[in-house]
Context: one part of a larger RNA
RNA sequence: CGCCGUUGCUUGAGAAGAGUCUUUCUUAGUACGAGAGGACCGGAAAGAACGAACCUCUGGUUUACCAGUUGAUCCUGCCAAGGGCAACGCUGGGUAGCUAUGUUCGGAAGGGAUAACCGCUGAAAGCAUAUAAGCGGGAAGCCCACUUCAAGAUUAGGCAACUCUAGUGCUUGCACUAGAUAGCUUCCUGGGAGAUGACCAGGUUGAUAGGCUUCAGGUGUAAGUGCGGCAACGCAUUGAGCCGAGAAGUACUAAUAAGCUAAAGA
Numbered sequence: 001c002g003c004c005g006u007u008g009c010u011u012g013a014g015a016a017g018a019g020u021c022u023u024u025c026u027u028a029g030u031a032c033g034a035g036a037g038g039a040c041c042g043g044a045a046a047g048a049a050c051g052a053a054c055c056u057c058u059g060g061u062u063u064a065c066c067a068g069u070u071g072a073u074c075c076u077g078c079c080a081a082g083g084g085c086a087a088c089g090c091u092g093g094g095u096a097g098c099u100a101u102g103u104u105c106g107g108a109a110g111g112g113a114u115a116a117c118c119g120c121u122g123a124a125a126g127c128a129u130a131u132a133a134g135c136g137g138g139a140a141g142c143c144c145a146c147u148u149c150a151a152g153a154u155u156a157g158g159c160a161a162c163u164c165u166a167g168u169g170c171u172u173g174c175a176c177u178a179g180a181u182a183g184c185u186u187c188c189u190g191g192g193a194g195a196u197g198a199c200c201a202g203g204u205u206g207a208u209a210g211g212c213u214u215c216a217g218g219u220g221u222a223a224g225u226g227c228g229g230c231a232a233c234g235c236a237u238u239g240a241g242c243c244g245a246g247a248a249g250u251a252c253u254a255a256u257a258a259g260c261u262a263a264a265g266a
Base pairs, nucleotide, nucleotide: 001152005162006161007160008159009158010157014149015148016147017146020048021047022046023045024044025043026042032037050106051105052104053103054102058100059099060098061097065093066092067091068090069089070086071085073084074083075082076081110144111143112142117137118136119135120134164265165178166177167176168175169174170173183260184259185258186257187203188202189201190200191199208254209253210252211250212249213248214247215246217243218242219241224237225236226235227234228233
């Protein structure tokens, strides 16, 4: 841009994906076979590789979340307490998120038409013959079935709901002007989305983000004070203090304000 008002829900022409394999047990040491050996069919379980989703568990990461700590270092006048720099200075941990080596799930079952092949009935050709008429069985393969996309499927589909005022001109069905509404958007707050568009959640009739409160979770017992010790330091207050992304609650802050819009035919 088209489809020709708008919103929501859909049908599925068509397209893509998936489709794998092994072992063990049982049937059964049965059928078969002199023996050696050793099944079909059916039932059950485990696993490999592959694929998808996810983060409860096991781990990884987590660049400033917590703690420790080095420098005859620099700064806050000094002590104490903090801050800067040194690969995140180094070290020990680590939430959310992201992740695999972690977890869960998948291939199936079933139906139809068939291939090779196996048959029934059966003539031409009194027999025979699965074939000439007719009718069956039969594969990891084909078509369905399973998952995803899908009306630009220009044959542009379907269903439901919502919306539609007045004036002027003339060639009487067209043009112009002004406005309202369904709806949409710019804009704004954002993220389960994301390079930008887009998508999604919201915009006061509001929990969208921030803040605050509580909780989860992380770190691991803050500072100050008191007590003990000559001191280094220890103990108590104290599972303390601090805390990025997590959960719930709460309008305190910010979502202000505005624009577009055809016409009873679609």